Predicted 3D model of a 592-nucleotide part of an RNA (large-subunit ribosomal RNA, domain I) from Candidatus Hakubella thermalkaliphila. The coordinates come from a structure-prediction model, not an experiment, and the mean pLDDT is 82.

Context: one part of a larger RNA
RNA sequence: GGCACACGGUGGAUGCCCUGGCGAUGAUAGCCGAAGAAGGACGUGGUAGGCUGCGAUAAGCCUCGGGGAGCCGCCGAACAGGCUUUGAUCCGGGGAUCUCCGAAUGGGGAAACCUGCCAGGGGUAAUGCCCUGGCAUCCAUGUCUGAAUCCAUAGGGUAUGGAGGGGAACCAGGGGAACUGAAACAUCUUAGUACCCUGAGGAAAGAAAAUCAACCGAGACUCCCGUAGUAGCGGCGAGCGAAAGGGGAUGAGCCUAAACCUAUCAGAUGCCAUAGCGUGCGGGCGUUGUCUGAUAGGGGUUGUAGGAAUUACCUGGUGCUACCGCAUUAGCGCCGAGGAGUUACAAAGGCAGAGCAUAGUAGAAGGGCCUGGAAAGGCCAACCAGAGAAGGUAAGAGUCCUGUAUACGAAAUGCUCUGUUCUCCUGGUAAUUUCCUGAGUACGACGGGACCCGAGAAAUCCUGUCGGAAUCUGCGGGGACCACCCUGCAAGGCUAAGUACUUAUCAUCGACCGAUAGUGAACUAGUACCGUGAGGGAAAGGUGAAAAGAACCCCGGGAGGGGAGUGAAAUAGUACCUGAAACCGUGUGCUU
Repeated sequence: GGCACACGGUGGAUGCCCUGGCGAUGAUAGCCGAAGAAGGACGUGGUAGGCUGCGAUAAGCCUCGGGGAGCCGCCGAACAGGCUUUGAUCCGGGGAUCUCCGAAUGGGGAAACCUGCCAGGGGUAAUGCCCUGGCAUCCAUGUCUGAAUCCAUAGGGUAUGGAGGGGAACCAGGGGAACUGAAACAUCUUAGUACCCUGAGGAAAGAAAAUCAACCGAGACUCCCGUAGUAGCGGCGAGCGAAAGGGGAUGAGCCUAAACCUAUCAGAUGCCAUAGCGUGCGGGCGUUGUCUGAUAGGGGUUGUAGGAAUUACCUGGUGCUACCGCAUUAGCGCCGAGGAGUUACAAAGGCAGAGCAUAGUAGAAGGGCCUGGAAAGGCCAACCAGAGAAGGUAAGAGUCCUGUAUACGAAAUGCUCUGUUCUCCUGGUAAUUUCCUGAGUACGACGGGACCCGAGAAAUCCUGUCGGAAUCUGCGGGGACCACCCUGCAAGGCUAAGUACUUAUCAUCGACCGAUAGUGAACUAGUACCGUGAGGGAAAGGUGAAAAGAACCCCGGGAGGGGAGUGAAAUAGUACCUGAAACCGUGUGCUU
């Protein structure tokens, strides 16, 4: 030096564990903000570094409920001092306070700082000083003023209301790639994806046929299954890719513009009686009337066309009005009858009841012996069960604890439903032809885009430029186009449900992970640290049942160790469960 064996050191694999993660299902909730948000800075405790809570009333204040013996949050113990059956700590509802920054909003600014004006108050002999409230911008509406320039307008002031910013995904709209695939690449694809911007909501969008269909019919929209990888599109390459019919979820329909009537205002016309005052007769009035425009109310809303106007007929009661009297007609009010309603179709509540959410309450049934440090294990012989889910307790507990099945519970706040109060609405038929039924629109040409559809035979939808209709004897569509036929009624608007998503809350589950895994983060984690910055971004879990965390003695300056003691165990001693390997030793044997 090598090999073997034994015993150690180092190291932290492995096993076991879980207050952490991941995923899913169901339910709830689905916005917050100038009444100052989200997110922060700085403070705040008797002693106080971090976290948590809170805000100069600062680990808290008031009140209403719950609860019932201890309490003054955690890391993290101790001392001091307190509170509490006159009900504390704790849990829940409501309220108060809530520094400074931040949309940040008096002005400024290198966020958490500096510095004003006005009004009121405090203090001082007085100034300085302190406290409270207000003072940003934009938009809308009202109002007061008011240039060039007479009226006016621009502009300015003022009052009231609104907006601004944030939010995980979902949604709509405006913009919009490339890598890639085509085995290269340009049309094409990736893809209207990623990404950017704007806007909205708890959903959004869409939506009551100028839709489909096929000579039969359906009857708003949305979502799912399916039709179907079909019909088609396509350097007919790569690839892209419907719809109707069918089956389900849900279920809901409405309001305007116009014609016409009335009122008011403005303009034009008309000027003493004549067109008017609903109609007939008699009387009376007249700034009446007629036309145009604007505003408001009524009316009206569809395609087997509908409505308006006029005429005729039918239709509950009653009162008033339309210049006066009589008659008639029309309108309005009240009562009755019928219908409807708070998400659209008009709109605001009140009351009562029920249910739910936000604290909670009750909740059955076990002993002995043995082993052991410890009984929940084994043995014996019991009990409960609408409860033998689960977790904990010194090991493996239906009957020890928390619970579980089941049954109950709210002063306060919120939500949902029902009833009532309340509120709103209510003629019909027939005929006539006069009027109305959404215009720079439909449509065409050119250039683009969207549709399964890449310009194609290319309909349909959108529109940048140019042109540009019809008016119900009308207009659109049925895939060039034309005819017949069928079908619908554009150029205004609103609308729940079924659908999407999950930042968040609750409950439950997992042939999901178990500390190099699972979130980046089981622990002071978006921390430490790195970077000018945008940004990047860790490592790090385990004594024991209980600290019982080793009094005392010895060596040592200490660290550390040896005894003693605790403990079932100390080779469980806070460098702590197990403690592999590499690596480093000690001893013995063999061998060179």